The prediction has a mean pLDDT of 78. This is a predicted structure of a 138-nucleotide RNA (c-di-AMP riboswitch aptamer (ydaO/yuaA leader)) from Cohnella sp. AR92.

[in-house]
RNA sequence: AGUCAUUCCAAGCCGAAGCCAAGCCAUGCGCCUGGCGCGGGGGAACCAGGUUCUGGGGUGAAGCCGCCUUAUGCGCGGCGGGGAACACUUGGGACCCUAACCCGACAGCUAACCUCGCAGGCUAAACCAAGGGAGGAU
Numbered sequence: 001a002g003u004c005a006u007u008c009c010a011a012g013c014c015g016a017a018g019c020c021a022a023g024c025c026a027u028g029c030g031c032c033u034g035g036c037g038c039g040g041g042g043g044a045a046c047c048a049g050g051u052u053c054u055g056g057g058g059u060g061a062a063g064c065c066g067c068c069u070u071a072u073g074c075g076c077g078g079c080g081g082g083g084a085a086c087a088c089u090u091g092g093g094a095c096c097c098u099a100a101c102c103c104g105a106c107a108g109c110u111a112a113c114c115u116c117g118c119a120g121g122c123u124a125a126a127c128c129a130a131g132g133g134a135g136g137a138u
Base pairs, nucleotide, nucleotide: 011123012122013121014120018036019035020034021033023031024030025028037118038117039116040115041114042113047108055106056103057102058101059100063079064078065077066076067075080098081097082096083095086133088131089130090129091128092127
């Protein structure tokens, strides 16, 4: 000097998963209550609509088709979908993800109304150019 690991502080990313206040104590991104905010489900009329063992449905970007295989799985390929650091548009270039869980015979949309969640994971990159913006500093 560099690399790796751990801890603390800060900054930031995916995601709805944030902010404020009172109280509690094992003092911790802790528990609990409330407010604001964000997100999901159920639920009329009207409209839509049939398909229920090949059960059906929900959250989520995470879906469809094909190949391999005795078959499933694993894997591979194509199309589609999602992410990237102030936001949008355009052009270019490459990278990553395409899971998991839940309801329990049952749900189209849906005003009133009812109800649930506010987790978890990650990190030295967070590309380049142009345009007009936002915000900050001087």
The RNAcentral record of the sequence draws on Rfam.